[in-house]
RNA sequence: GUCUUAUCCAGAGUGGUAGAGGGAAUGGGCCCUGUGAAACCACCGCAACCGUCUUCGGCAUAGCCGUGGAGCCGGUGCGAACUCCCUCCCGGCCGAAAGGUUGGGGAAGAUAAGAG
Numbered sequence: 001g002u003c004u005u006a007u008c009c010a011g012a013g014u015g016g017u018a019g020a021g022g023g024a025a026u027g028g029g030c031c032c033u034g035u036g037a038a039a040c041c042a043c044c045g046c047a048a049c050c051g052u053c054u055u056c057g058g059c060a061u062a063g064c065c066g067u068g069g070a071g072c073c074g075g076u077g078c079g080a081a082c083u084c085c086c087u088c089c090c091g092g093c094c095g096a097a098a099g100g101u102u103g104g105g106g107a108a109g110a111u112a113a114g115a116g
Stems, first nucleotide, its partner, number of pairs: 002115007013043005021032003027086003044079003049075002051072001052070003056066004083108001088105007
């Protein structure tokens, strides 16, 4: 990097180094940023995908499956804004229109687990 499946309106920041950008991509919007961006490091924290432990139930009962829980010196991930918002398709409402607003779907992306 490719494929499959699940999730994406919740949650969680300080310090150091650094020095101008950043919010994935196209276009647009909006926002963050010298009261210090990205990146890196340390510590702290969030979460509960995997692992682990465990409640209850079931079964073909060394165990497996389902269900809820813990947050464990484990493996990842994450800590502005819904994945910041729109973008493509279909619909509701408002509007003369432009457009606004709202619901559903898609595409793209992120993370995990697995596969070749």